[in-house]
């Protein structure tokens, strides 16, 4: 090039990402089995469980042609007796004979078919081979033969037992039964010769010894003899078909089965057998088997095949077909050509029937059926027509083999339940946004078809044989027979079946899962975490496409779902085809032994390799191709293919052998220096305790503060003296040494090992290393020493809620040395040895060389070692990166989900402690790695904020108000809950408001639309009532208008609706709150990264500010910030009434005249911008000071609130989805309630007084409000207030007094001349009405309260603080709310610390995010497990005793026909008897399992239990590892070790949840 074959993934760990890694689905299959459903038909397939029992009937019988009877019938010859029609008939009965049944004996066959899988793990199967170590009946071919005799004994007769089965005894007979004998050229032993040979043998010749056959029948012929054919016998040589026994390879689990072995292993000689062999026996010998897996235990028939898979593999052995092995169970053996025999024998057990009780029968794992077991498997059918099989000459007989048939959707395969047209897109269902959408051409209607069913008629193939009746052939006398042929004929269970034909008529013929995602398929109503689904993931809590029901729709259809079991996806046990640094995994380290691997070159043989050829590799099945049932499903023929073994021929590069040889892997030799390397001795000084002695005088000592504790007996402090055990400051490294562990003062001795240089020997001597052996921190154990420090335990002090603890003060074991244990640790680089390759750059330890130099240093190269950086490659990433985790090979340990659990049994080791090997049940849908994004840290760093601090003035204490909880009522409507819910909705509940409650009412409705009727419609009045409302009168007609009628508005009515402050803010919308005026939210492009995501946005400056500026894999960009708006601070212009008055007149008075200066007011400009000087700073941004200015660095206030957080708040403002109520959860009146009160709590307001009160004069505002209003002047009233009513829709009038100020008294520190509560009376307003329940006046009353406990709040300058004004809301009814202005401070060092916020990094096991997460113990339920005095029960062995039949042995006095005898016997048998093995049985001791137990341990596992916080952020004592102690628990402490610890340092008791 061509063709054919030919491998798909997917959900779930998380906020998301990558990886790791389990779990789970999608396909196939099936002897299946349940559910629902079910219309024909064809091929198949049907107890997987109890190898459990089994009634009944049938499955192996045949042969008269082997033989002798027996019936029964009949021929012929007789006999004999009867009837009688003397010649027939009948009867018995004799002889020969023929048919036809047949017990019997004999002879083949019951070893084959059929059936089961129980046992077995084995030469049991498979495959290849071997038998020189062998049989094999019936067949077939060839040699030869078939003589002649004898003795029984079944049946049968006769007599006897027996209930029966059945048996005895006598006496009679026959054979193709049984025995002698002849013969034998065959045959077998033995011996002799030759040949071959794998040396075991074995073949063949001659013939020498010896031994050994036989049955006859039928049929023809013949007068017999006898012949001839045929079937048998007999001896033997071959085939041939079956077998027997040996081997070699192969396929199952556990090693928690490590050792087995006494006929064992061999070997001589014997017995046995067809036949080898210790099969068996005697003796000698002491071997034989095992880590390449013996023994032993489970378990299992085994193979073609079959399912699956891309294949490699992985599961299976149902049906067919080879082989095995069983046949109630468990031993026997007999007969035979062949069993130790499935429808035989004998014993022994267990069962089960019969029995007359004495004894007897029996095996369905043959067909069928029947009980049981079971989640489940057919008919007690038909024929021998066919094929096949026994026996016969043959007919035929016999066959539950077999072929059909019935039953069952079990499974495969084919067909049908109709086809075409048919839109008004009917009707009904369903949904609905009310349009319409869907079912749905679906239906009906119309034209047609007739496969299957139904009925009728026809109607097969499968049947040739055999067997008759001929003709031919070669042999032969001829006939059979044999071979070839031709005619004739009989035969069919299936079955009147297939198939044909013909009628009829859509007529009889569709279900079953599914519709969250995976996964193809959706909406509705029911339920409300219930009920239920569910293969994972998960649904279900009042909107469910996830539960149940409907419509609708996917899917498959005589089915369709579900269980279950297998492959498969799963590279999840990785041979193809995986891993171990942190996901599960590298052994603590060294040694060495098997074992695996091995450098260079030559030759040799040819094990492995590899190529050819032969032989096998049954068939069936698979594949391919052609056929045959209409097709397929099933079936026939053909071939090709078969990875394997085996036989031979070859080839030699590779491995492997053998032989030489070589020197580059090792290894030696010589020269060197470096070292905490081990082990023994001794030495040495600083320290700390102790002791003694001196000085000395009251504390020490300790901590976060303290206390315990030590001290007047004289401590600490200090000096002199000693004593004792330990550990080696400084050097000291990121350094050196060792295999690890681990090694540190100095000196001697002994000792390992590496390292250079050198190339002198050896000549592959190597590398790894299962076992083993040996070393092995620190704890810890044994005996004996020793003990200064320290120090588990333990006591004490503190601490705390507790403190079994962190701190303190003491302190024993220990720590030390000897000697022996013990063998673990985060024994760590979480990284096994070895060896080769693969850029660099840079310390630092040991050597060496090279230039140059007079010589060192420096420099350069080279080897060992131990570090840091970083390329390529690798990794999930982190990261690793010549010291690899790159690149490859070798060998060794390990690893397969997370918990149970490194546990539990068991075995090995210790003294203990433990340790070393190591599980399941059950349980989960995860556990895990890294890395990201975040949010917290009782983590760091940077910076802000009335955050702390400084101050000032309060809150919390009291009395009221007021809002809230609770409580309390008929009702005290509802709603808001830290911050951000509580003078909040309420900017104003006596009635109404009003949603609450009581009680009266109304029912198309207090409100909307439409529809009818009648009336205008409002008004107004009486009557009853608490009113709503009910009755009655009065009053008296509107507008349009082509005069019908219509409108607006009332009243009546009928039904669509209406109404709901009824409920869900977790079903919305809209609005707000808050973090937060915080500086941050993002985006596009582009890099970076397997991604998540990261850069931008971080740095380095500045700022109020992600504002700006620099830098930079980023460049830009948008929402935010700033600014633009309003309001205030100056100035200017430009209008001047109602505002304003300098100067002029002029009044009580800017009142008038008049002015346009001024305040004001309005409107419009100007001004601030770091512009500008100076310093800083980077020459930036900016930042500090100046300066000018009315103002200065955002002048002040304000309005302005990103992305987005709180399922935040409102369904009661509004609106709105769903649900819910309908003479009521709507509505409407009256009364009451929302104003209750033992009490908490919040927000306020008065005060506690002298900076005050109290009286009496006296001054300056602003914001605003006003027409059912504001209301002057004047008047009355002590006063609220009244009366009055100018004035004003307002820069004009009013409200209006502003108050604190100020000036002058007064009180004199007192519960007062403070304080004003309560409470009395007496009254004013407002309104229909102030009694529940309004506000104000006046007299009177005078309460707590003398400045406030933990604790707590405002506020940074016109700012707290203080004082009054006014205004919404409103009839009245603020101590609240929203404005005003008026007087006006104090303080900020500072950013350690409390709160809350930004940026940056860290660390985390959180992610509904630290109000996170999680740990043990208790308690309480459930569940499987381990231990237990024990106890039940199987299984294999062991020793022992018993000791059945039976084989084999001995004996055999008892018996016996063949054969020999000399007739007495002998030879040979048999009973019986003994003896050896021998099954079941008993006795015993122990193994190995199983279930079971009173209790007891831990484990698992359950929405809302105790106790305390152990760990995760430096988790608040870093944490974790061994180890030892001690505690209710996590845990704590000591001793070593680890980083998988955070922090810049120092101090910082506690502070849970």
């Nucleotide at each position: 090039c061509u063709g054919a074959c030919g491998g798909a993934g997917a959900g779930u760990u998380u906020g998301a990402u990558c990886c790791u890694g389990g779990c789970u689905c999608a396909g196939g299959a099936c002897g299946a089995a349940c559910g629902c459903u079910g219309g024909c038909g064809g091929c198949g397939c049907g107890c997987c469980u109890a190898a459990g029992a089994c009634a009944u009937g049938c499955a192996a019988g045949u042969c008269g042609a082997g033989c002798g009877g027996g019936g029964u019938u009949u021929g012929c010859c007789g006999g004999u007796g009867a009837g009688c029609u003397u010649g027939c008939u009948c009867a018995c009965u004799g002889g020969c004979g023929g048919a036809c049944c047949u017990a019997g004996c004999g002879g083949c066959g019951g070893a084959c078919g059929g059936g089961u899988g129980a046992g077995u793990a084995a030469c049991a199967c498979g495959u290849g081979g071997g038998u020189a170590a062998c049989c094999u009946a019936c067949c077939c071919g060839c040699c030869a033969a078939u003589c002649g005799g004898g003795g029984a004994u079944a049946a049968c007769c006769a007599c006897g037992g027996g209930a029966a089965a059945c048996c005895g005894u006598g006496g009679c007979u026959a054979a193709u039964a049984c025995c002698g004998g002849a013969u034998g050229g065959g045959c077998a032993u033995c011996g002799g010769c030759g040949g071959c040979u794998g040396c075991g043998g074995c073949c063949g010749c001659a013939g020498g010894a010896u031994g050994u056959a036989a049955a006859g029948g039928a049929g023809g012929c013949g007068c017999a003899a006898g012949c001839c054919u045929u079937c048998g016998u007999u001896g033997g040589c071959g085939g041939a078909u079956g077998g027997g026994c040996c081997c070699g390879c192969g396929g199952g689990c556990c090693a928690u089965u490590a050792g087995c072995u006494a006929g064992u292993u061999g070997g001589u000689g014997g017995g046995g057998u067809a036949a080898u062999g210790g099969c068996c026996c005697a003796c000698c010998a002491a071997g034989g088997c095992g880590a390449c897996g013996a023994u032993g235990g489970c378990u299992a028939g085994c193979c073609g095949g079959c399912c699956u898979g891309a294949g490699a593999g992985g599961g299976u052995g149902g049906c067919c077909g080879g082989c095995c092995a069983c046949a109630c169970u468990g031993g026997g053996a007999c007969u035979g050509a062949g069993a130790c025999a499935c429808g035989g024998c004998c014993c022994a057990g267990a069962c089960u029937c019969c029995u007359a009780c004495g004894g007897g029968a029996g095996g369905c794992a043959g067909c069928a059926g029947u009980c049981g077991g079971g989640a489940a498997u057919c008919u007690u059918g038909g024929a021998c027509a066919a094929u096949g099989g026994g026996g016969g000459a043959a007919a035929c007989c016999c066959u539950g083999a077999u072929c059909c048939a019935g039953c069952g959707a079990c499974g495969c395969c084919g067909c049908g339940u109709g086809a075409g047209c048919g839109a008004u897109g009917a009707a009904g269902g369903c949904c609905u946004u009310c349009g319409g959408g869907u079912u749905g051409u679906a239906a009906a209607g119309c034209u047609c078809u007739g496969u299957c069913u139904u009925g009728a008629g026809g109607g097969a193939c499968g049947a040739a044989g055999a067997c008759c009746c001929g003709g031919g052939g070669a042999g032969g006398c001829a006939a059979u027979g044999c071979c070839c042929u031709g005619g004739g004929g009989g035969u069919g269970a299936c079955g009147g079946u297939a198939c044909c034909u013909c009628a009829a008529g859509a007529g009889g013929a569709a279900g079953c899962c599914c519709c969250g995602g995976c996964u193809a398929a959706c909406u509705a109503c029911g339920u409300g975490c219930c009920a239920g689904c569910a293969g994972c993931c998960g649904c279900g809590g009042u909107a469910a496409u996830a539960c149940g029901u409907a419509g609708g729709g996917g899917g498959c259809g005589a089915g369709c779902g579900u269980u279950g079991u297998c492959c498969g996806g799963a590279a999840u046990g990785a041979c193809u085809g995986g891993g171990c640094g942190u996901a599960a995994a590298g052994g603590g380290c060294g040694u060495c032994u098997a074992g695996g691997c091995g450098g260079c070159c030559u030759g040799u043989g040819a094990a492995g390799u590899c190529c050819g050829a032969c032989g096998u590799g049954a068939a069936a099945g698979a594949c391919c191709a052609c056929g045959g049932c209409u097709c397929a499903a099933c079936c026939g023929u053909g071939g090709g293919g078969g990875u394997g073994c085996g036989u031979u021929g070859g080839a030699a590069a590779c491995u492997g052998g053998c032989a030489g040889g070589c020197u580059u892997g090792a290894g030696g030799g010589c020269a060197g220096g470096a070292g905490a390397g081990g082990g023994a001795a001794g030495c040495g000084g600083a320290a700390u305790u102790c002791c003694c002695g001196g000085u000395g005088u009251a504390g020490c000592g300790g901590u976060g503060a303290a206390a315990u504790g030590c001290g007047u007996a004289g401590a600490u402090a200090u000096c002199g003296g000693g004593a004792g055990g330990a550990a080696c400051a400084c050097c000291a490294g990121u350094g050196g040494c060792g295999a690890a562990g681990g090694c540190g003062g100095c000196u001697u001795c002994c000792u390992g090992g590496a390292c250079u240089g050198u190339a002198c020997c050896u000549g592959a001597c190597g590398c790894u290393g299962a076992a083993g052996c040996g070393c092995g921190a620190a704890a810890g154990c044994g005996u004996g020493g020793g003990g200064a420090g320290c120090g588990a335990a333990c006591g004490g002090g503190a601490u705390u809620a507790g403190a079994u603890a962190c701190c303190c003060c003491g302190g024993u074991a220990g720590u030390c040395c000897a000697c022996g244990c013990c063998g673990u640790a985060a024994a760590c680089g979480a990284u096994g040895a070895g060896u080769g390759c693969u850029a660099g750059g840079u310390g630092u330890g040991g050597g060496a060389g090279g230039u140059a130099u007079c010589g060192a240093c420096c420099c350069c190269u080279c080897c060992c070692g131990u570090g840091c950086c970083g390329g390529a490659g690798c990794u999930a990433a982190c990261g690793c990166a010549c010291u690899a985790a790159g690149c490859a090979c070798u060998c060794c340990g390990c690893c397969u989900g997370g918990g149970g659990a490194g546990u539990a049994c068991g075995g090995c080791c210790g003294c203990a402690a433990g340790g070393c090997u190591g599980a399941a049940a059950c349980u989960c849908a995860a556990a895990g790695g890294a890395a990201u994004u975040g949010a917290c840290g009782g983590g760091g760093g940077c910076c802000c904020g009335c955050a702390c601090a400084a101050g000032c003035a309060g809150u919390g204490g009291a009395g009221c108000a007021u809002g809230u909880g609770g409580u309390u009522u008929a009702a005290u409507u509802c709603g808001a809950a830290g911050c951000a819910a509580c003078g909040c909705g309420a900017a104003g509940a006596a009635c109404c408001u009003u949603a609450c409650c009581c009680g009266g009412g109304c029912u198309u409705g207090a409100c909307a639309u439409c529809c009818c009727u009648g009336g205008a419609a409002a008004g107004c009045c009486u009557c009853a009532g608490a009113g709503a409302u009910g009755a009655g009168g009065c009053c008296c007609u509107c507008c349009c208008g082509c005069a019908a009628g219509g409108g607006a508005c009332c009243a009546g009515g009928u039904g669509a609706c209406a109404g709901g402050u009824g409920c869900u803010g977790c079903a919305u919308g809209g609005u707000u709150g808050u973090c937060g005026u915080c500086a941050g939210c993002u985006c596009g492009u582009g890099u970076c990264g397997u991604g998540a995501g990261a850069u931008g946005u971080u740095g380095g400056g500045u700022u109020a500010a992600g504002u700006c500026c620099c830098g930079c894999a980023a460049c830009g960009a948008g929402c935010g910030c700033a600014a633009c708006c309003c309001c205030u601070g100056u100035c200017c212009c430009g209008u001047g009434u109602u505002a304003c008055c300098a100067g002029c007149a002029u009044u009580g008075a800017g009142u008038u005249g008049g002015g346009g200066a001024c305040u004001c007011a309005c409107g419009g400009g100007a001004g601030a911008c770091u512009g500008c000087c100076g310093g800083u700073g980077a020459c930036a941004a900016a930042c500090c000071g100046g300066a000018g200015g009315a103002a200065g660095g955002u002048g002040g206030g304000g309005a302005u609130g990103a992305c987005g957080u709180c399922a935040a708040a409102u369904c009661a403002u509004c609106a709105u989805g769903g649900c819910c109520c309908u003479u009521a959860u709507g509505u409407c009146c009256g009364g009451g309630g929302c104003u209750a009160c033992a009490c908490a709590c919040g927000u306020g307001c008065u005060a506690c007084a002298a900076u005050g009160g109290c009286c009496g004069g006296u001054a300056c505002a602003a914001c605003g409000g006003g027409c059912u209003g504001c209301g002057a002047a004047g008047g009355g009233g002590c006063g609220a207030c009244c009366c009055g009513g100018a004035g004003c829709g307002a820069a004009u009038c009013c409200c209006u007094a502003a108050a604190a100020g100020c000036c002058g008294g007064u009180c004199c520190c007192a519960g007062u001349u403070c304080g004003g509560a309560u409470c009395g009376c007496a009254g004013g307003c407002u309104g229909c009405a102030a009694c529940u329940c309004g506000c104000c006046u006046g007299c009177g009353u005078g309460a707590a309260g003398c400045c406030g406990g933990a604790a707590u709040u405002g506020c940074u300058a016109g700012u707290a603080a203080u004082c009054g004004c006014g205004g919404a809301u409103c009839a009245g009814a603020a101590c609240g709310c929203c404005g005003c202005g008026g007087u006006g401070a104090a303080u900020a060092c500072g950013u350690u610390c409390c709160c809350g916020g930004g940026c940056c990094u860290u660390g985390u096991a959180c992610a509904c995010a630290c109000c996170g997460c999680c740990c043990g113990u208790c308690a309480c339920a459930c569940c499987a497990c381990g231990a237990g005095a024990g106890u039940g029960g199987g299984c294999a062995a062991c020793a022992c005793c018993c000791g059945a039949a039976g084989c084999c042995g001995g004996u055999g006095a008892g018996c016996c026909a063949a054969c020999c005898g000399c007739a007495a016997g002998g030879a040979g048998g048999c009973a019986g008897c003994c003896g050896u093995c021998g099954a079941a049985g008993g006795u015993g001791g122990g193994g190995c399992u199983c279930a079971u137990g009173a209790u007891u341990g831990g484990g698992g596992u359950g929405a809302a239990g105790u106790c305390g916080u152990a760990a995760c952020a430096a988790g608040g004592u870093a944490g974790c590892c061994g180890u030892a102690u001690c505690g209710g628990a996590a845990g704590g402490u000591g001793c070593g070790g680890c980083u998988g610890g955070a922090u810049c340092a120092c101090c910082u008791c506690c502070u849970u949840u």